[in-house]
RNA sequence: GCGCCUGUAGCUCAGCUGGAUAGAGCGGCAGACUUCGAAUCUGAAGGUCGCCCGUUCGAAUCGGGCCAGGCGUA
Numbered sequence: 001g002c003g004c005c006u007g008u009a010g011c012u013c014a015g016c017u018g019g020a021u022a023g024a025g026c027g028g029c030a031g032a033c034u035u036c037g038a039a040u041c042u043g044a045a046g047g048u049c050g051c052c053c054g055u056u057c058g059a060a061u062c063g064g065g066c067c068a069g070g071c072g073u074a
C1' cells in the first nucleotide's frame, strides 16, 4: 500500500433483512435491610450509536469519504 473485521452508557456487549420512547449485564449513585458493613432487594440517572456528507417520509442499521484499533498479505 491492498483486503477483511471492529467502533453503541464508565466497562463488557446485544440490536445492524431501515420504523415508533436505543437495550442488557457489571459498575457508580440513592433508598430498604443491618448495631455498622458485605450480600440481597428496590429505584432513578447515565448515549448527539467514532466523525462528516449523501440516499430516504424516516438511518445505530444503506452508500461514500475520513479517523482509531485488530487480523491477513507483498
Stems, first nucleotide, its partner, number of pairs: 001073007010026004019057001029043004050066005
The RNA shown here (transfer RNA) has 74 nucleotides and comes from a bacterium. Rfam family: tRNA.